[in-house]
RNA sequence: AGGAACAUAGUUCAGUUGGUUAGAGCGCCUGUCUGAUACGCAGGAAAUCGGCGGUUCGAGUCCGCCUGUUCCUA
Numbered sequence: 001a002g003g004a005a006c007a008u009a010g011u012u013c014a015g016u017u018g019g020u021u022a023g024a025g026c027g028c029c030u031g032u033c034u035g036a037u038a039c040g041c042a043g044g045a046a047a048u049c050g051g052c053g054g055u056u057c058g059a060g061u062c063c064g065c066c067u068g069u070u071c072c073u074a
Base pairs, nucleotide, nucleotide: 001073002072003071004070005069006068007067010026011025012024013023019057028044029043030042031041032040050066051065052064053063054062
């Protein structure tokens, strides 16, 4: 210098052909249970999806640029 993949909750990840409630495990908070903790049970908070634009009636999903990480070629 050229190319590819990835970026979604604190964390690890799903999210189908673009379709209207953005979810799961672990973790966190509250209640219950216990002498107390853990486990179990019930409930709850937490991501406008890396950023800025574009396409569309509608974008986590498609397109462009930028940022970051990893990898390949030279």
Molecule: transfer RNA
Organism: Lachnospiraceae bacterium